[in-house]
Context: one part of a larger RNA
RNA sequence: CGCAGGAGAUUUGAGGGGUGCUGACACUAGUACGAGAGGACCGUGUCGGACGAACCGCCGGUAAACCGGUUGUACCGCCAGGUGCACGGCCGGGUAGCUGCGUUCGGAAGGGAUAAGUGCUGAAAGCAUCUAAGUACGAAGCCCGCCUCAAGAUAAGAUCUCCACAGAGGGUCGUCGAAGACUACGACGUUGAUAGGCCGCAGGUGUAAAUGCAGCAAUGUAAAAGCCGAGCGGUACUAAUUGCCCG
Numbered sequence: 001c002g003c004a005g006g007a008g009a010u011u012u013g014a015g016g017g018g019u020g021c022u023g024a025c026a027c028u029a030g031u032a033c034g035a036g037a038g039g040a041c042c043g044u045g046u047c048g049g050a051c052g053a054a055c056c057g058c059c060g061g062u063a064a065a066c067c068g069g070u071u072g073u074a075c076c077g078c079c080a081g082g083u084g085c086a087c088g089g090c091c092g093g094g095u096a097g098c099u100g101c102g103u104u105c106g107g108a109a110g111g112g113a114u115a116a117g118u119g120c121u122g123a124a125a126g127c128a129u130c131u132a133a134g135u136a137c138g139a140a141g142c143c144c145g146c147c148u149c150a151a152g153a154u155a156a157g158a159u160c161u162c163c164a165c166a167g168a169g170g171g172u173c174g175u176c177g178a179a180g181a182c183u184a185c186g187a188c189g190u191u192g193a194u195a196g197g198c199c200g201c202a203g204g205u206g207u208a209a210a211u212g213c214a215g216c217a218a219u220g221u222a223a224a225a226g227c228c229g230a231g232c233g234g235u236a237c238u239a240a241u242u243g244c245c246c247g
Stems, first nucleotide, its partner, number of pairs: 001152001005163007015149004021049007033038001051106005059100004066093005071086006110144003117137004169246004173189005194239003197235005203228003211222004
């Protein structure tokens, strides 16, 4: 821009794309078969491998703005307590998120038409013949089925609702997001929990400083303390004001 008014939703599916793998064991059954040795088809079940998708409850990884321990040095006048620098100085842990080594699920079943092949009936050709007329089967393959995109499918589809200037709706702007390069998409904008703050909880670290008490002291204890990113909830304290534009 188009889809012959505009708009917000919900859809149909022409047509694309994806998937398509495989093993072992057990039962059937030591049956059929076979002198024996050996040893099935068909059918059923269980457990795997590789591959793929999704997810983070579990097990792990990461987590340089979380917590702790600790060395050297400089500084905060000194002690105590801290801060900077030294690969985040080094070391031990670790929430959210993201992840795999973790978890769950998938390939299918089923249907249709067939290939090679196997048949039935059956002439030409009194026989025979799966084929000439007719007709039944038959593959990991083909078409469906399963997942997914999809009306620029210009053949531009369908349904519902709203609006017609006293105007539906959209945008701009702001606060943001398990959305994201920008844009887009989604949530919210005071008739408000969108983000921050604060409060509570979860979770992490591991028991803060100061002081009291015990001990000569190291230290212990009051104390599961103190501190704390992203998590869950609550709360208008702060910021989402008012407008303007398109239609």